[in-house]
């Protein structure tokens, strides 16, 4: 220098002009509440005044004056609540995405057990919990850095293994190979054997050797597999050692079996106030008119239509839940690490058919074209002017951990391999 591996991080910037949503002051009007003066119907007072009556205590009627529930009118102040102006300050992501796990939060249900169902599955650790995250073991792949892994049981049953092939699980025997018999012969017949070819994704332990008619764990030696005890290790699991001649293909993301965990349904959950219309219950009114029951008719009574009232339950509508939380930075400690535990600092959307947008300008990062200056034999590299283009996946919606899918282009720091130079 090239090719790579793992990890953690941006995901353009500044400033304007217009807009959009919530917040927060600040002005003016309106409006109810509420204070204060004034007036002021009803009605209540008055040891005022007059006339009348009564022997009299007193009484009536008329003036006068005072108080005075609602009503009118004026001021006033601090809040609320609407409207207008007009100022500040905020305002989507690394995934805001699938909604695939795990929660908090809500309401529903629920004695106690067990079936069905989902879901997990190797050890040891983290964590409010997880199918998440670390560490370690094992298995596979990469020359390596390193990366995949749903990794319990195939001796508890059932079933499954396309195609090919002779045969896919109580093994067979097409083709070779040996033996024997027949036959010139080619070939067949009967037996032994599974070691070599052949087919498959897999064919029943490997390699040497010995042995044999030919074989052939029939016998030995090394791996490999079982088994039993040791040793190391919290454990997975790992080493050596003895013994066993080999039994026990593969699938359990096939049905099962063991083993653990699991109520459901979700903010449109759930709480509060709540019009109109209809409908419901309750007291009361009933003049009239209508209908029903007291067998029919008259009268009568009840009831219900009817008219006021008030009650409650729901809808439309409105508040609320909602955004300060297992929350962000940054540093100590502890810890291989995830992580915790102290300290210091921040406050960063909370809408609800749903805002977060749009122009244009300058700088920045990239391509492409030219021109020019340098470096180089060259091929092409560096740098500058000047023209032109490009910039990605993607939009919160109660929240929060996680997994997974998508992404243009960039940057940091660690490792790996192969080349070159000193």
């Nucleotide at each position: 220098g090239c090719a790579g591996u793992g990890a953690a991080c941006c995901g353009g910037g500044c400033a304007a002009u217009c807009g959009c949503u919530g917040c927060c002051g600040u002005c003016g009007g309106c409006a109810a509440c509420c204070c204060c003066g004034c007036u002021g119907c009803a009605g209540c007072c008055c040891g005022c005044c007059g006339a009348c009556c009564g022997c009299g205590a007193g009484g009536u009627c008329g003036g006068g004056g005072g108080c005075g529930a609602a009503g009118g009118c004026g001021g006033g102040a601090a809040g609320u609540g609407c409207c207008g102006a007009g100022g500040g300050g905020a305002g989507a992501g690394g995934a805001a995405a699938g909604u695939c796990c795990g929660a908090a939060c809500u309401c529903c249900a629920c004695a106690g057990g067990g079936c069905a169902g989902u879901g997990c599955g190797c050890c040891g650790g983290g964590u409010a919990a997880c199918a998440c995250c670390c560490g370690g073991g094992c298995g596979g792949g990469g020359c390596g850095a390193c990366c995949c892994g749903a990794c319990g049981g195939a001796c508890a049953g059932u079933g499954g293994c396309a195609c090919a092939g002779a045969a896919a699980a109580c093994a067979a025997a097409c083709c070779u190979c040996c033996u024997g018999g027949g036959g010139c012969a080619a070939c067949u017949c009967a037996g032994g054997g599974a070691a070599g070819g052949g087919u498959g994704a897999a064919a029943a332990g490997g390699u040497g050797g010995g042995g044999u008619a030919a074989g052939a764990g029939c016998c030995c030696a090394c791996c490999g597999c079982g088994u039993g005890g040791c040793u190391g290790g919290c454990a997975a699991c790992a080493g050596a050692c003895a013994c066993g001649g080999c039994a026990c293909g593969c699938c359990a993301a096939a049905c099962c079996c063991c083993g653990c965990a699991c109520g459901g349904a979700g903010c449109a959950a759930g709480a509060c106030c709540a019009a109109a219309u209809a409908g419901g219950g309750a007291a009361g009114c009933g003049a009239a008119u209508c209908g029903a029951a007291c067998g029919g008719c008259c009268c009568g009574u009840u009831c219900g239509u009817g008219c006021u009232u008030c009650c409650g339950g729901g809808u439309a509508g409105g508040u609320u839940g909602c955004u300060c939380g297992a929350c962000c930075c940054c540093g100590c400690c502890a810890g291989u690490a995830a992580u915790g535990u102290c300290g210091g600092g921040g406050c960063u959307a909370g809408a609800g058919g749903a805002a977060u947008g749009a122009u244009g300008g300058c700088c920045g990062c990239u391509c492409c074209g030219u021109c020019g200056u340098u470096c180089g034999c060259a091929a092409g590299g560096a740098c500058g002017g000047c023209g032109g283009g490009g910039a990605a996946c993607a939009g919160a919606a109660u929240u929060c951990g996680g997994c997974u899918u998508a992404c243009a282009g960039g940057u940091u720091c660690a490792c790996u391999g192969c080349g070159g130079c000193a």
Molecule: Bacterial RNase P class A
Organism: Pseudomonadota bacterium